The prediction has a mean pLDDT of 81.
Small-subunit ribosomal RNA, 5' domain from an uncultured bacterium, 531 nucleotides, folded computationally.
Context: one part of a larger RNA
RNA sequence: GAUGAACGCUAGCUAUAGGCUUAACACAUGCAAGUCGAGGGGAAACGGCCUUAUGUGCUUGCACAUUUUGGACGUCGACCGGCGCACGGGUGAGUAUCGCGUAUCCAACCUGCCCUUUACUUGGGGAUACCCCGUUGAAAGACGGCCUAAUACCCGAUGUAAUUCAUUGAUGGCAUCAGAUAUGAAUAAAAGAUUUAUCGGUAAAGGAUGGGGAUGCGUCUGAUUAGCUUGUUGGUGAGGUAAAGGCUCACCAAGGCAACGAUCAGUAGGGGUUCUGAGAGGAAGGUCCCCCACAUUGGAACUGAGACACGGUCCAAACUCCUACGGGAGGCAGCAGUGAGGAAUAUUGGUCAAUGGGCGCAAGCCUGAACCAGCCAAGUAGCGUGCAGGAAGACGGCCCUAUGGGUUGUAAACUGCUUUUAUACGAGAAUAAUUUGAUGCACGUGUGCGUUAUUGCAUGUAUCGUAUGAAUAAGGACCGGCUAAUUCCGUGCCAGCAGCCGCGGUAAUACGGAAGGUCCAGGCGUUAUCC
Numbered sequence: 001g002a003u004g005a006a007c008g009c010u011a012g013c014u015a016u017a018g019g020c021u022u023a024a025c026a027c028a029u030g031c032a033a034g035u036c037g038a039g040g041g042g043a044a045a046c047g048g049c050c051u052u053a054u055g056u057g058c059u060u061g062c063a064c065a066u067u068u069u070g071g072a073c074g075u076c077g078a079c080c081g082g083c084g085c086a087c088g089g090g091u092g093a094g095u096a097u098c099g100c101g102u103a104u105c106c107a108a109c110c111u112g113c114c115c116u117u118u119a120c121u122u123g124g125g126g127a128u129a130c131c132c133c134g135u136u137g138a139a140a141g142a143c144g145g146c147c148u149a150a151u152a153c154c155c156g157a158u159g160u161a162a163u164u165c166a167u168u169g170a171u172g173g174c175a176u177c178a179g180a181u182a183u184g185a186a187u188a189a190a191a192g193a194u195u196u197a198u199c200g201g202u203a204a205a206g207g208a209u210g211g212g213g214a215u216g217c218g219u220c221u222g223a224u225u226a227g228c229u230u231g232u233u234g235g236u237g238a239g240g241u242a243a244a245g246g247c248u249c250a251c252c253a254a255g256g257c258a259a260c261g262a263u264c265a266g267u268a269g270g271g272g273u274u275c276u277g278a279g280a281g282g283a284a285g286g287u288c289c290c291c292c293a294c295a296u297u298g299g300a301a302c303u304g305a306g307a308c309a310c311g312g313u314c315c316a317a318a319c320u321c322c323u324a325c326g327g328g329a330g331g332c333a334g335c336a337g338u339g340a341g342g343a344a345u346a347u348u349g350g351u352c353a354a355u356g357g358g359c360g361c362a363a364g365c366c367u368g369a370a371c372c373a374g375c376c377a378a379g380u381a382g383c384g385u386g387c388a389g390g391a392a393g394a395c396g397g398c399c400c401u402a403u404g405g406g407u408u409g410u411a412a413a414c415u416g417c418u419u420u421u422a423u424a425c426g427a428g429a430a431u432a433a434u435u436u437g438a439u440g441c442a443c444g445u446g447u448g449c450g451u452u453a454u455u456g457c458a459u460g461u462a463u464c465g466u467a468u469g470a471a472u473a474a475g476g477a478c479c480g481g482c483u484a485a486u487u488c489c490g491u492g493c494c495a496g497c498a499g500c501c502g503c504g505g506u507a508a509u510a511c512g513g514a515a516g517g518u519c520c521a522g523g524c525g526u527u528a529u530c531c
Stems, first nucleotide, its partner, number of pairs: 001530003005527005012383005018376002020341001025339003029336003034083003039080002042076002046074002049070001053066005090294003099219008109211002114207008122156004132145005162187006171178002192199002220266003227257003232254008269291004273284004296317005319330004347373001349372003355369001356367004386417004396408004422468006431458001436453008475520005480501003486515005496503002
């Protein structure tokens, strides 16, 4: 000098950034991923409307109340279906590794949504969920029967520049090779909705984005760890994968790594960066950004463009809970919050207004991402606690003494001024750009521009004005030397101090108190750690 700090004393305000470093310990409760009715069958709920009946008022056909019918309407719980749930958010246990960083390569690869281009969007079929009827179980749930729809599923047609195979083989290169062109054969598509404006679907090519793989170099400590290795190292062939590869397998060879430190052991997420230092270096990796790994522990695959999937599935284990003892349920290292551990770390808050994400034609819905607010001097920055005058150098305190004085000290009192802040009252933004509704115009068929209305959680906040009145606001450590700042009293090797040297045994500038002084100041000290 620094810190994600803690402790002691003290504490007025504002802004900004930060806040479980320990038990990857266990978790009550709530929320954190839904959405689409413009895919579908439908109608549990809500609303209007319609229908039936009854009652009341009673103007005798209107109103109200109750009841009843109708998916026809707005919509919509559950269900089928689509997309999303692989993002976002958390944590750092594991990992000394192509994990990360950097550079290069893939003639060895994939890529939903998005963009561009080309072509197409044809004919059929059988089921099934929900509902209904039953069986069974304490429950979680399970089973059987009947009925039905789709952008769900299946079959066929057509089909290119796709894939595979065979022939051809210009041309290029980097060893294996790559491959234009041409011909033939085989394989594989589709889905509709609708307010008629659109939104979709299929095949193929290219792009963009995101990912996968390979390699060079760099990447902690220990030799009181010296040998390690059998799919091990390489080859041929096959399987597998989006793809190269012992990735896996069969056969063959006997290799491969290591004193330039293999193997083993310990420790550890890596980087951008941060701290320190004149630098070279040394130390650290919290917040923010990128990458990786993990989701109670271990294992596995399914679905899918993408996972071997935090709030999915299955199996095993430990733990907790329910049970009718037969069997079941659960996973906060999401946001809050609880217990425990600890020197130690916050609210079971508000809003989707903005930014962004998912779904949707859209309106919109969801979003503990995010934006805000709350708590904390835990860091940094800013402001204030008044300013000017004022000597009888007041009183009091302390000290000296020759009793004169010195010091606190312009400090106070007193006089004048100001009002940041405070309190009260009043005014009052920006963040809003858009979006959306209506409407007009232009191009021309869904965009742009204009007008108008609408959209603000924080918030009547920030800020500004007026009034009042010095009014509401200073402490901590130190004073022997290092090291800025000294005297008196008490104590008497006691009580105590102390970072080092060292103080204290009767005049202690070193202990305790007081007065005075020094340093820093809304903080000051101590402790811990790094340079």
Overview
The full RNA is in RNAcentral, with records from ENA, Greengenes and SILVA. Its Rfam family is "Bacterial small subunit ribosomal RNA". Rfam links the family to the GO terms ribosome and structural constituent of ribosome.